[in-house]
Context: one part of a larger RNA
Molecule: large-subunit ribosomal RNA, domain II
Organism: marine sediment metagenome
RNA sequence: GGUAGAGAGUGUGUCUAUGCGGUGAGGCGAAAGCCAUAGUGAGAGCAAUGGUCCGCAGCAUCUUCGUGAUGUCAGGGACAUGGUAUGAUUGCCAUUAAUCGUAUGGGCACUACCUGAAGUCAAGCGAUCUAACCCGGGGCAGGGUGAAGUCCUACAACUGUAGGAUGGAGGCCCGAAGAGGUUCUGGACUCAAUCCGUUCUUAUGACCUCGGGAUAGGGGUGAAAUGCCAAUCGAGCUUGACAAUAGCAGGCUCCUCCCGAAAUGACCCUAAGGUCAGUCUUGCUGGAGAUCGAUUAUGUGGUAGAGCACUGAUUGGGUAGCUAGGGGGCGAAAGCCCUCACUAUCCUGUCAAACUCCGAAGGCAUAAUCAUCGUAGAAGGCGGGAAAAAGGGCAGAGGGGUAAGCUCUUUGUCCGAAAGGGAAACAACCCUGCUUGCGGUUAAGGCCCUUAAGUACAGGCUAAGUGUAAGCAAAGGCGUCUCAGGUCACAGACAUCGAGAAGGUUAGCUUAGAAGCAGCUAUCCUCUAAGGAGUGCGUAACAGCUCACUCGCCGAGACUUGGGGCCCUGCAAAUGGACGGGACUAAGUCUGUCGCCGAUACCGCAAUACUCCGAAUGGAGAUUACGUAGGGAGGUGCCUUGUGGGAGUAGAAGCUUCUCUUUAAGGAGGGGUGGAUCCUGCAAGGAUAAGAAUUCUACC
Numbered sequence: 001g002g003u004a005g006a007g008a009g010u011g012u013g014u015c016u017a018u019g020c021g022g023u024g025a026g027g028c029g030a031a032a033g034c035c036a037u038a039g040u041g042a043g044a045g046c047a048a049u050g051g052u053c054c055g056c057a058g059c060a061u062c063u064u065c066g067u068g069a070u071g072u073c074a075g076g077g078a079c080a081u082g083g084u085a086u087g088a089u090u091g092c093c094a095u096u097a098a099u100c101g102u103a104u105g106g107g108c109a110c111u112a113c114c115u116g117a118a119g120u121c122a123a124g125c126g127a128u129c130u131a132a133c134c135c136g137g138g139g140c141a142g143g144g145u146g147a148a149g150u151c152c153u154a155c156a157a158c159u160g161u162a163g164g165a166u167g168g169a170g171g172c173c174c175g176a177a178g179a180g181g182u183u184c185u186g187g188a189c190u191c192a193a194u195c196c197g198u199u200c201u202u203a204u205g206a207c208c209u210c211g212g213g214a215u216a217g218g219g220g221u222g223a224a225a226u227g228c229c230a231a232u233c234g235a236g237c238u239u240g241a242c243a244a245u246a247g248c249a250g251g252c253u254c255c256u257c258c259c260g261a262a263a264u265g266a267c268c269c270u271a272a273g274g275u276c277a278g279u280c281u282u283g284c285u286g287g288a289g290a291u292c293g294a295u296u297a298u299g300u301g302g303u304a305g306a307g308c309a310c311u312g313a314u315u316g317g318g319u320a321g322c323u324a325g326g327g328g329g330c331g332a333a334a335g336c337c338c339u340c341a342c343u344a345u346c347c348u349g350u351c352a353a354a355c356u357c358c359g360a361a362g363g364c365a366u367a368a369u370c371a372u373c374g375u376a377g378a379a380g381g382c383g384g385g386a387a388a389a390a391g392g393g394c395a396g397a398g399g400g401g402u403a404a405g406c407u408c409u410u411u412g413u414c415c416g417a418a419a420g421g422g423a424a425a426c427a428a429c430c431c432u433g434c435u436u437g438c439g440g441u442u443a444a445g446g447c448c449c450u451u452a453a454g455u456a457c458a459g460g461c462u463a464a465g466u467g468u469a470a471g472c473a474a475a476g477g478c479g480u481c482u483c484a485g486g487u488c489a490c491a492g493a494c495a496u497c498g499a500g501a502a503g504g505u506u507a508g509c510u511u512a513g514a515a516g517c518a519g520c521u522a523u524c525c526u527c528u529a530a531g532g533a534g535u536g537c538g539u540a541a542c543a544g545c546u547c548a549c550u551c552g553c554c555g556a557g558a559c560u561u562g563g564g565g566c567c568c569u570g571c572a573a574a575u576g577g578a579c580g581g582g583a584c585u586a587a588g589u590c591u592g593u594c595g596c597c598g599a600u601a602c603c604g605c606a607a608u609a610c611u612c613c614g615a616a617u618g619g620a621g622a623u624u625a626c627g628u629a630g631g632g633a634g635g636u637g638c639c640u641u642g643u644g645g646g647a648g649u650a651g652a653a654g655c656u657u658c659u660c661u662u663u664a665a666g667g668a669g670g671g672g673u674g675g676a677u678c679c680u681g682c683a684a685g686g687a688u689a690a691g692a693a694u695u696c697u698a699c700c
Stems, first nucleotide, its partner, number of pairs: 001700006011110013026035003039046002049080001051079004058072005081094005113251004120241006131215001133213007140205001142174003145170001149166007178202003184197001186196003217233001219229003226235001254635006264277005280385006289373003293370008305358001306356002311352003316347006325340006391415010420431003435607007445597003448582003454594001456593006467584002475569003479566010497552004502526003507521003532547001536545002608625002610621004636689001638686010654673008
């Protein structure tokens, strides 16, 4: 890992609600007694209605047959009245229904749906591992070094020095046994606690080792590492308390039908959990209105915007003030003057969530009309059962943040719990809310091929493969299309080309020089078709070239400003590469038009369920039938018991295969195998349904 089997809401007691049943002002129990028949008050205590009105169902009468009117109206509601507590019309209660059994839902106590801790306590068992200790034993090849002491000699006379012998010390050296366990991050298919190789440490010592003994868990032992105490150690192991507890994690077994959430508020040693409310479901009551929407009317209010009248901020200028202050000038001083700041005021230009002289759209409230829902029972009320209380995306409006697939609010919506079509793929973007079958029409989005439908039509633009992708700035473009304005132009524009561009004069000053052209001042006159006391090069200064300006040649538009469309640059990312792809000059883009495709949408036909009426065959019906958590309703299978009915050696169950059938769980039948039990109606009951739990057991 596979197969088979096992495997999780159960029992008792009690409370409560609902269904059914018994009896009933009583019920139950053998009885004590319990519940009910009276409440209220903290308590002492005190102690209750057959009043009036409205009015549903029902009933009766009338009826123009409209299910209309009237009467009476159980239940229901209101007001009175009464009981009690109180200072107090304030609270609770009163015009009678209970109780016992049983089934089901739920609460509580118990193991309490199953599995799962780390831990706590008690009583025992452990020192054959290991720690230190006690008693009695055993062991350490060989080699090296050569301490003290002793002797001798020399010098010496110091209780000395040197040398030579002898001697054999040492937690000494090298290295076997022994002990250890450093490296190869070696080997043993792989893991490893074990073993092996290699290398390494120690090897007369605080050495190694054998046998026996003793120390025990709130403890021992420890050359001390929280180490070790039998592969277990910040407190051993075993058993018990014990099914400890777990707001945490995982798991929880057949089917169909109806409805269908929440991820919010308040509080909590509360934040992974609870309680109450809100939201869901279900039953009863109630008896006619309800409100997501539209329009109108009447109110309400201070947002967006705007404004500066207030509160503050704030640009420039004017006027006045000088009390205190800074700087400067005058003066012997007093003081005077200028300026800055400040204050007030006027003009001017601005800003505000905590400013407002103003002020929308929308919002909210009430009412009317419409719309929709409602006697097939709305609103309201009272009960049973929940789940949820981690939310998320988008659009609008905000707080925080440089920003975020960020965070905190808010209104709506969708996902959550929503399938289908489109967006290549894509929870929440667009279209649209899936009972079943068949047929048609459209939505979003599309119509060259992939790929259903136009190689559709008319007119522009783009040349960048721009684009066919939701999106990317400022700033640029003699890219190109277009709109509007201005100026010049056949008395000849614009551009090219040809010619001229002069004289006074080298203007004056300055300067070494300054002659149009270093600089300063001025910028006149003449001749002219025109020519500046000079536009730019250039020279030391001149010279030289050129321009403005003029004429000629030429012969029709030229120059310029602003706006718009498409396009280009700006534009850089890591394997080669993405319009989904192919590819396209339209199959790009803009404007207009017609057609077609395209969904579970819409329409038609048929079927099932649903809801209501009915005793029933049946009848009627809408805008019904996606669905997680969850609530409600009905059904299937398995096993046991009772009581009836049946099948079976002419072949039961089981297994296997085929056929038929129910909305489904399931059911029925035929063949084979098998060889003795099985099916079924009704009733009662359950250790009653497996695919998941690192599930358990067996086998492979």